Predicted 3D model of a 74-nucleotide RNA (transfer RNA) from a Candidatus Altimarinota bacterium. NCBI's taxonomy places the organism under Bacteria, Bacteria candidate phyla, Candidatus Altimarinota. It matches the Rfam family "tRNA". The coordinates come from a structure-prediction model, not an experiment, and the mean pLDDT is 80. It was read from a public genome assembly.

[in-house]
RNA sequence: GGGGCUGUAGCUCAGCUGGCUAGAGCACUCCCAUGGCAGGGGAGGGGUCAGGGGUUCGAAUCCCCUCAGCUCCA
Numbered sequence: 001g002g003g004g005c006u007g008u009a010g011c012u013c014a015g016c017u018g019g020c021u022a023g024a025g026c027a028c029u030c031c032c033a034u035g036g037c038a039g040g041g042g043a044g045g046g047g048u049c050a051g052g053g054g055u056u057c058g059a060a061u062c063c064c065c066u067c068a069g070c071u072c073c074a
Base pairs, nucleotide, nucleotide: 001073002072003071004070005069006068007067010026011025012024013023019057028044029043030042031041032040050066051065052064053063054062
C1' cells in the first nucleotide's frame, strides 16, 4: 500500500429482506421480602447505533469517505 471482518447502554452481545416507540443479559437506582447480608421478586434510569456525507416518504440496516481494532496478501 491492497483485500476481508468488526464498531449498537458502563460490560458482553442480538437486531431476520429498510418501516412496532432501538432491545436482551449482567451491572446501576428504588421498592418488596429478611433482624441484617447474599440470593429471589417487582419497577425504573441510562444510547447522536464509531464520525461525516449521500439515497429514500422513511436508514442501526443500502452507498461513499474518514477513524479505531482484528486478520490476510504484498